[in-house]
RNA sequence: UACCGGGUCGUCUAAUGGUAGGACACUAGGUUUUGGUCCUAGUAAUCGGGGUUCGAGUCCCUGCCCGGUAG
Numbered sequence: 001u002a003c004c005g006g007g008u009c010g011u012c013u014a015a016u017g018g019u020a021g022g023a024c025a026c027u028a029g030g031u032u033u034u035g036g037u038c039c040u041a042g043u044a045a046u047c048g049g050g051g052u053u054c055g056a057g058u059c060c061c062u063g064c065c066c067g068g069u070a071g
Base pairs, nucleotide, nucleotide: 001070002069003068004067005066006065007064010024011023012022013021018054026042027041028040029039030038047063048062049061050060051059
């Protein structure tokens, strides 16, 4: 430099263009002499900008970052 893949709660990981969900973690409560385990509830996220669309995490353009391949 060219091509390919990726960027979603604190972490990991889902989501046919139609309510962004799950696990762990965290917080609160229950249980327990205490802690841990277990149970219940809750907080918490779509990399930036533009476009298409009634509606975009998803499709298109562009930028940034990460990884891979080739030279």
A computed fold for a 71-nucleotide RNA from a Candidatus Wolfebacteria bacterium, annotated as transfer RNA. The organism belongs to Candidatus Wolfeibacteriota, within Bacteria. It was read from a public genome assembly. Model confidence (mean pLDDT): 80 of 100.